The prediction has a mean pLDDT of 80. The RNA shown here (transfer RNA) has 73 nucleotides and comes from an Acidimicrobiia bacterium. Rfam family: tRNA. By type it is a transfer RNA. It was read from a public genome assembly.
[in-house]
RNA sequence: GCGGAAGUAGCUCAGUUGGUAGAGCGCAACCUUGCCAAGGUUGAGGUCGCGGGUUCGAGCCCCGUCUUCCGCU
Numbered sequence: 001g002c003g004g005a006a007g008u009a010g011c012u013c014a015g016u017u018g019g020u021a022g023a024g025c026g027c028a029a030c031c032u033u034g035c036c037a038a039g040g041u042u043g044a045g046g047u048c049g050c051g052g053g054u055u056c057g058a059g060c061c062c063c064g065u066c067u068u069c070c071g072c073u
Base pairs, nucleotide, nucleotide: 001072002071003070004069005068006067007066010025011024012023013022019056027043028042029041030040031039049065050064051063052062053061
């Protein structure tokens, strides 16, 4: 230099044909218990790496760019 993969909640990851951004773990409050643990309910937490474009509408499509990993040279 060229090609490919990945980037979404604190962590690990889903997200189907473009149509309200989710799960598990973790965190907070409450319930249950004499206390702890375990269990249950509810809640908080997001510039979907970044910047543009297309579209009525983008995590998803297009272009550029950054980081990490793999391969080729």